Source information:
A computed fold for a 522-nucleotide part of an RNA from an uncultured bacterium, annotated as small-subunit ribosomal RNA, 5' domain. The full RNA is in RNAcentral, with records from Greengenes.
[in-house]
Context: one part of a larger RNA
């Protein structure tokens, strides 16, 4: 000079687009952030039509007035159907995405560049083949108990796209023997034959449709494996037994000391091993003519992580924010037995600290999960509050206007300066402000922002200027108070009685909704 997720002083009119706990990976009141499917199932309610049966008794018909037959309406019970209707259960698909934060981590973590040598991939594309026969349960519901709850036991019973058998079963999948090909060769490629293993469902009044089950490519997403790159300290120089290698075995989708048994004694380091300290990594973003420094906020891309520690289960993916399960620490509730809980999701509290926002609206758009759809959920996300934190537009007014008013400072007392500046006098209306109209985005229909943008009328100069500084660097100079004293300073230095450098005044100079300070980069 430039930069900033900035902070602190003195001001402070709008707007648009951005941006906002850098410190306590401290602790969390409260609410809300993961649901959906009734076209998988069975039950309860709840509505409504129907029939049945009770109860009721308006009204009719007869009569020998005592009565006797039919019996509407309404309640109520059972049944049997019904529905854009509710509940909890089974059952399925999603809670491994989206959203936070940077703790640890110097590592195949990350960036880059080749590899598959040995994998794995739900939904989704596409192509081929298929759904045969049966069968036992179990939650729900009731029932009988235990508990203060939280939860729980025992017994009946009942369904399915939940769950098990049976049969068929491929170009799949195992092992076996075998031919030919290729390569030194573990071995791969083709092809034969034998024997074995593995499936399934259904809904829908019915069509249309959703669906099921195996295979095979595909796409997607994931794991693996190597090469180079990746902070600082030698006042860390040696380090390593599953440690390097082999050989069998297990085990994984899969390859491997990945785990074990044996066997051999390696294996890494001065091109810095080990140990110690700091760190997420990159894309980028600053900065500089580059080379290079410095950084890793907000977008975007990998990785970790979820109270701390472990550890596995479900699944196509997890060792799993808002799932399970042991331990610890910590707050809550208890009938003292025993139990509940996890904001490094959105908002907000306390603390911490120079410091960092609404306990908002709406799913209208974009995207995402269920679902045949309708349409539910979404604090992802769109948006609107708050903050001159940042960048970028506007404006606080325009012409004319000398008696160069009055004031204020100055003055050699002549005057000079503030200075066309004021006031006036003629406008103009951006911003405001008051009525009126009113979008785009979303269309067949839906708009949260929103009566917002934006458009026309009216109104009135009215409501809207501040900061730093003037010795020299470095643009800007008098009076006066003050007298090495109050003070000032970036660096030189400046202040002891004429101070353009302290404090005020006037005037001037820079920047302007900012304008200094201070912090940290180049």
């Nucleotide at each position: 000079g430039g930069a900033c997720g900035a902070a602190c002083g003195c001001u402070g009119g709008c707007g648009g687009c951005g941006u906002g706990c850098c410190u306590a990976a401290c602790a969390c009141a409260u609410g809300c952030a993961a649901g959906c499917c009734g076209a998988g199932c069975g039950a309860g309610g709840c509505u409504g039509u129907u029939a049945g049966a009770g109860u009721g008794g308006a009204a009719u018909u007869u009569u020998u007035c005592g009565g006797a037959a039919u019996g509407a309406a309404a309640c109520u019970c059972u049944a049997a159907c019904u529905g854009u209707c509710c509940u909890a259960g089974c059952g399925g698909c999603g809670g491994a995405c989206g959203g936070g934060u940077g703790a640890g981590u110097a590592a195949c973590g990350c960036g880059u560049g080749a590899g598959a040598a040995a994998c794995c991939u739900g939904c989704c594309u596409u192509u081929c083949a298929c759904a045969a026969a049966g069968g036992g349960a179990u939650a729900g519901c009731c029932u009988c108990g235990g508990g203060a709850a939280a939860c729980u036991g025992g017994g009946a019973u009942u369904a399915a796209u939940a769950c098990c058998u049976u049969a068929c079963g491929a170009u799949a999948c195992u092992c076996u023997u075998u031919u030919c090909c290729a390569g030194c060769a573990u071995u791969g490629g083709a092809g034969a034959a034998a024997a074995g293993u593995u499936a399934a469902a259904g809904c829908g009044c019915a069509a249309a449709g959703c669906g099921g089950u195996g295979a095979a490519a595909g796409a997607u997403g994931g794991u693996c494996u190597c090469g180079c790159g990746u902070c600082c300290c030698a006042u860390u120089a040696g380090u390593u037994a599953g440690u390097u290698g082999g050989u069998g075995a297990g085990g994984u989708a899969a390859c491997g000391g990945c785990u074990c048994a044996c066997c051999a004694a390696g294996a890494c380091c001065g091109c810095g091993a080990u140990g110690g300290g700091u760190a997420g990594c990159c894309g980028g973003c600053c900065u500089g003519a580059g080379a290079g420094g410095g950084u890793g906020a907000a977008c975007g891309g990998c990785c970790a992580c979820a109270c701390u520690g472990g550890a596995a289960c479900u699944g196509a993916g997890a060792c799993a924010c808002g799932g399970u399960c042991c331990a610890g620490a910590c707050u809550c509730c208890u009938a003292c037995g025993g139990g509940a809980g996890g904001c490094a999701g959105c908002a907000g509290u306390g603390g911490g600290g120079a410091a960092u926002a609404u306990u908002g609206c709406a799913c209208a758009a974009u995207g995402g999960a269920g679902g045949a759809a309708a349409c539910u959920c979404u604090g992802a996300u769109g948006c609107a509050g708050c903050g001159a934190c940042g960048c970028c537009g506007c404006g606080u007014g325009a012409a004319c206007g000398a008696u160069g008013a009055a004031g204020g400072c100055u003055u050699u007392c002549g005057g000079g300066u503030c200075g066309u500046a004021a006031a006036g006098u003629u406008c103009u209306g951006u911003c405001c402000u008051a009525g009126g109209g009113g979008a785009c985005g979303a269309u067949a229909a839906u708009g949260a922002c929103g009566g917002u943008a934006c458009c026309c009328u009216a109104g009135g100069a009215g409501g809207a200027a501040g900061c730093c500084c003037c010795g020299g660097c470095u643009a800007a100079c008098u009076a006066c108070g003050u007298g090495c004293c109050a003070g000032c300073a970036g660096c030189c230095g400046c202040g002891g009685u004429a101070a353009u450098a302290c404090g005020u005044a006037g005037g001037g100079g820079g920047c302007g909704a900012g304008c200094g300070u201070u912090g940290u980069c180049c």